Predicted 3D model of a 470-nucleotide part of an RNA (small-subunit ribosomal RNA, 3' major domain) from an uncultured prokaryote.
Model confidence (mean pLDDT): 81 of 100.
Its Rfam family is "Bacterial small subunit ribosomal RNA".
Context: one part of a larger RNA
RNA sequence: UGACGGGGGCCCGCACAAGCGGUGGAGCAUGUGGUUUAAUUCGACGCAACGCGCAGAACCUUACCUGGGUUUAAACUGCACAGGACCGGCGCAGAGAUGUGCUUUCCCUUCGGGGCCUGUGUGGAGGUGCUGCAUGGCUGUCGUCAGCUCGUGUCGUGAGAUGUUGGGUUAAGUCCCGCAACGAGCGCAACCCACGCCAUCUAGUUGCCAUCGGUUCGGCCGGGCACUCUAGUGGGACCGCCGGUGUCAAACCGGAGGAAAGUGGGGAUGACGUCAAGUCCUCAUGGCCCUUACGGGUAGUGCUACACACGUGCUACAAUGGAGAAUACAAAGGGUUGCCAAGUAGCGAUACGGAGCCAAUCCCACAAAAUUCGCCUCAGUUCGGAUUGUCUUCUGCAACUCGAAGGCAUGAAGUUGGAAUCGCUAGUAAUCGCGGAUCAGCAUGCCGCGGUGAAUACGUUCCCGGGCCU
Numbered sequence: 001u002g003a004c005g006g007g008g009g010c011c012c013g014c015a016c017a018a019g020c021g022g023u024g025g026a027g028c029a030u031g032u033g034g035u036u037u038a039a040u041u042c043g044a045c046g047c048a049a050c051g052c053g054c055a056g057a058a059c060c061u062u063a064c065c066u067g068g069g070u071u072u073a074a075a076c077u078g079c080a081c082a083g084g085a086c087c088g089g090c091g092c093a094g095a096g097a098u099g100u101g102c103u104u105u106c107c108c109u110u111c112g113g114g115g116c117c118u119g120u121g122u123g124g125a126g127g128u129g130c131u132g133c134a135u136g137g138c139u140g141u142c143g144u145c146a147g148c149u150c151g152u153g154u155c156g157u158g159a160g161a162u163g164u165u166g167g168g169u170u171a172a173g174u175c176c177c178g179c180a181a182c183g184a185g186c187g188c189a190a191c192c193c194a195c196g197c198c199a200u201c202u203a204g205u206u207g208c209c210a211u212c213g214g215u216u217c218g219g220c221c222g223g224g225c226a227c228u229c230u231a232g233u234g235g236g237a238c239c240g241c242c243g244g245u246g247u248c249a250a251a252c253c254g255g256a257g258g259a260a261a262g263u264g265g266g267g268a269u270g271a272c273g274u275c276a277a278g279u280c281c282u283c284a285u286g287g288c289c290c291u292u293a294c295g296g297g298u299a300g301u302g303c304u305a306c307a308c309a310c311g312u313g314c315u316a317c318a319a320u321g322g323a324g325a326a327u328a329c330a331a332a333g334g335g336u337u338g339c340c341a342a343g344u345a346g347c348g349a350u351a352c353g354g355a356g357c358c359a360a361u362c363c364c365a366c367a368a369a370a371u372u373c374g375c376c377u378c379a380g381u382u383c384g385g386a387u388u389g390u391c392u393u394c395u396g397c398a399a400c401u402c403g404a405a406g407g408c409a410u411g412a413a414g415u416u417g418g419a420a421u422c423g424c425u426a427g428u429a430a431u432c433g434c435g436g437a438u439c440a441g442c443a444u445g446c447c448g449c450g451g452u453g454a455a456u457a458c459g460u461u462c463c464c465g466g467g468c469c470u
Base pairs, nucleotide, nucleotide: 007470008469009468010467011466012465013464015460016459019424020423021422022421023420026315027314028313029312030311031310032309033308034306035305042053043052065300066299067298070295077123078122079121080120081119082118083117084116088103089102090101091100092099093098106115107114108113126290127289129288130287131286135284136283137279138278139277140275142273147186148185149184150183151182152181153162154161155160166177167176168175192267193266195264197235198234199233201232202231203230204229207225208224212222213221214220241255242254243253244252245251317417321376322375324373325372326371333364334363335362338357339356343352344351345350383414388409389408390407391406392405393404394403430452431451432450433449434448435447436446
């Protein structure tokens, strides 16, 4: 000077408390450990590994294993030598890689040669092999916590101190006052994005009967940009106004006005640094190692195993419910190797069909919970749906290992979950459906979107983490 203390003072955070819903018990999905295996590729391990890398392992991916095969090689290129084709087409063997047979066959030229390709030799390629404790880059975390420093001056023999401490105040080292300090930088805030309000602004193949006419009653047609909306521009909020408190300060409390009030709610944005944190398997790269193999190509396995243990989820255990019938209201997205309407067939997955759409125009696309009507009457049930049998559908060379979906049958555990533990303070939790990326096919995961829509916070003694002073 720091760090630490079951030292002290002050302060904050879903940290506790007050509440609501879960996890831990069941079945299944998924990741991990362990075990097994020819291989179950590798990495990640308290918070900050474990629905993580993987925004999608049947082949491919794929890095693992087994088998059969290759050695200048699949790609790149220097040099030397030899050659004229290479590619393509057809056949045979083979699991394929590949081997083999047939067929076809170059260009420019100053005639010296050159281009291109093939073969041989050589230099070299190649490595998801090791080291993240040799590294770059990127990332997590403390933490969106309010801190971390510098110049000059001053003080101290010096390490250092001061400034940055103190009194107030703030979400904030935010601001004010004081002060041997005076200033400054990186952070905070603001500038950025989208949401909420307005515009007599700009623009109308979306919207509107608002106004006029027609109508097969559908903004459907003519017509019109008023409104809604779309998407651009601008305005709007600053403790600006009033009262009180305060040191005549910073600021705080209340009120008016306002769509919005004291950071309006949300996002992006992550200081100096910490953890030799993570990544050599994104990429780059030092060193080491392999070079007829630790390289390259191939078929089939494996990553999907299963006594068990843990994490994260989904579905439930029911009547605030289940099933049936009727019926209403979204937002945000995606679509040409694509989205696919009407119609027809099928109980259905789906098939046939072919209109429209490169999309404010057409399609995905019926939102679901909600609401109305009657049924079930507390039971392992008309709850629950695992498991299994069978018949189908779709994608794809190919669903045996190992895909998803549908129909019929089957109907397991489960009656609210021990110790313990997690999330959340408002359009939040809870609950309901919809979309997208990846993707041939495959989501209970992930990333978004809207619908319905709570309870509680006395307070800071205690648990956890953090800040300042001592």